Context: one part of a larger RNA
């Protein structure tokens, strides 16, 4: 030195565990904010560094309901207090709520500095206290640039609508094309948003607003006819709901014009009326005084739900063991044998579970009532009305399955520019016939999308190099000027019973006794693999 055996050190794999995650389901909620948010700074405790809570009334104050013996958060110590005259704790409603922050009196290097006006404290100055003082829009008033009022502003995970809008990439290069109207930026809204009551789709038969799903169908098409892109009709389902203005006409008000002062005309405002395509309405003439409905509400009542809770059946013994819930024997309950805990594995020990019960208050929904709102016929056919710089056309673009094509339809820019029911639009150039519809105003639940958040539950999901980056004081430590990047780190034991006392030692290190414990599991603490480092013994070169 090698090999072997034994015993250690080191290390933290593995096993077991879970306090945290992940993905869903069913409900709820879907917003907060100038009445100052989200998020912070600084404070606040007997002692108080951190976290949590709270705000100069500061781990809290008041009311009310629940609850019933302990309590002064995490946090295990000392001191001092509180509590059956009901504390702590839980629900609801209030009060307080410094400073910064949209931040809004002005400024500013956020949490700071400096003002003005009114009132108050003071005899005055000074100082202090309370309230107000940003901007924009709309409305009202008047003294016309002031006063008053209301709204807006900012934040928030995704979903939604609108305005802008890439490139990598693919086409095996690349330019049309694709990626893709994606990413990203901006604006806006809601619990959903958008769309929506036919100037529709069809085809000689019909359907009857919109949205979403399945099929139609990778079809018809489109396409350097490359790569690719890609409908609709129709069928089956989900869910269903339809309405209001403008105008004609009537009335009122107001301003102006005009007048022969009787009035007339025009503009604007308000009320009635009216709302459609088998055209409808106005108008004229009859008839009727009723029926049905609502998506509206600072209203009332009942009921139901939710925000604390209450009650809730049934087991003993033996032996093993540190410990029984496991074993054995013998019982019981069950509208409850879900789950969790308890010194190992508990229907009957504890919390609960099934069934049942419960609210002062504020809250949600349903129903009923009340209020408010809406709602009808017949005939006539002379006249009037039925959305104009609109529809459409030229040119240039965009959207559709459609890349300019034979290219309809829809939208935008620009230049032109109709008709008015004997009318107009569409049915994929265009024309005729036929058929369908009535544009140029508006509103509209449900079915659909999403989950920052709350509750209940589930998993052939993870189990600490996994699962969120984060099971632990993590968006922390740390890195970076900054934008930004971004960790590691869980486990004594059933219970601290966390090792009194003695000895060695310089020692509060470490160790040896003693003691605790089922076991030292001894806090560098469950198990404790390998690498790596040793000690002893055996064999051997």
């Nucleotide at each position: 030195g090698g090999c072997g055996c034994a015993c250690g050190g080191g290390g933290g794999a593995u096993g077991c565990c879970u306090a945290g995650g992940c993905u869903c389901u069913c409900a709820g909620a879907g917003g907060c904010g100038a009445a100052g948010a989200a998020g912070g700074a600084c404070g606040u405790g007997a002692u108080a560094a951190g976290c949590u809570g709270c705000g100069a009334u500061a781990a809290g104050c008041g009311g009310u309901g629940g609850g019933g013996a302990g309590g002064g958060g995490c946090a295990c110590a000392u001191a001092c207090c509180c509590g059956u005259u009901g504390a702590u704790c839980c629900g609801c409603c209030g009060a307080u709520u410094u400073c910064c922050g949209a931040a809004u009196g002005g400024g500013g290097c956020a949490a700071c500095c400096c003002a003005c006006c009114a009132c108050c404290u003071u005899g005055a100055a000074g100082a202090g206290g309370u309230g107000g003082u940003a901007c924009u829009u709309u409305c009202u008033g008047c003294u016309u640039g002031c006063a008053g009022a209301a709204a807006g502003g900012g934040c928030g995970a995704a979903c939604c609508c609108g305005g802008g809008g890439a490139a990598c990439u693919g086409a095996a290069a690349c330019a049309u094309c694709u990626a893709a109207g994606u990413a990203c930026c901006c604006g806006g809204a809601g619990g959903a948003a958008c769309a929506g009551a036919a100037a529709a789709u069809a085809a000689c038969a019909a359907u009857g607003a919109u949205u979403c799903c399945c099929c139609a169908a990778g079809u018809a098409g489109u396409g350097g006819c490359g790569a690719g892109c890609g409908a609709a009709c129709g069928g089956g389902g989900a869910u269903u709901a339809g309405c209001c203005c403008a105008a004609a006409c009537c009335g009122g008000g107001u301003u102006g014009g005009u007048u022969a002062c009787g009035g007339c005309c025009a503009g604007c405002c308000c009320g009635g009326g009216g709302u459609u395509g088998u055209a409808g309405g106005a108008c004229u003439a009859c008839a009727a005084c009723g029926u049905g409905g609502g998506a509206c509400c600072g209203c009332c009542a009942a009921c139901a739900g939710g925000u604390a809770g209450c009650a809730g059946a049934a087991u003993g013994a033996c032996g093993u063991g540190g410990g029984a819930a496991a074993g054995u024997c013998a019982a019981c309950c069950a509208g409850a044998g879900a789950c969790g805990g308890u010194g190992a594995g508990a229907g009957u020990c504890c919390g609960g579970u099934a069934c049942g019960c419960g609210a002062c208050a504020g809250u949600u929904g349903u129903u009923g009532g009340g209020g408010c709102c809406c709602u009808a016929g017949u005939a006539g056919g002379a006249u009037c009305c039925u959305g104009a710089g609109u529809a459409a056309g030229g040119c240039g673009g965009g959207g559709c399955c459609a890349g300019u094509g034979a290219a309809a339809c829809c939208c935008c820019g620009u230049c032109u520019g109709a008709a008015u029911c004997c009318a107009c639009c569409g049915g994929u150039a265009c024309c005729a016939u036929c058929c369908g519809g009535u544009a140029a105003g508006g509103c509209u639940a449900c079915a659909u999308a999403c989950u920052c958040c709350u509750g209940a539950g589930a998993g052939a999901c993870c189990g600490a190099u996994a699962g969120u980056g984060a099971a632990c004081c993590a968006g922390u430590a740390c890195c970076g000027u900054g934008a930004g990047g971004g960790a590691a780190a869980g486990g004594u034991g059933a219970a601290a019973a966390g090792a009194a006392c003695c000895c060695u030692g310089g020692a509060u290190a470490a160790g040896g006794g003693a003691g605790u414990g089922a076991a030292a599991a001894g806090a560098a603490c469950c198990u404790g693999a390998a690498a790596c480092c040793g000690u002893g013994c055996g064999c051997u070169u």
Molecule: large-subunit ribosomal RNA, domain I
Organism: Hymenobacter jeollabukensis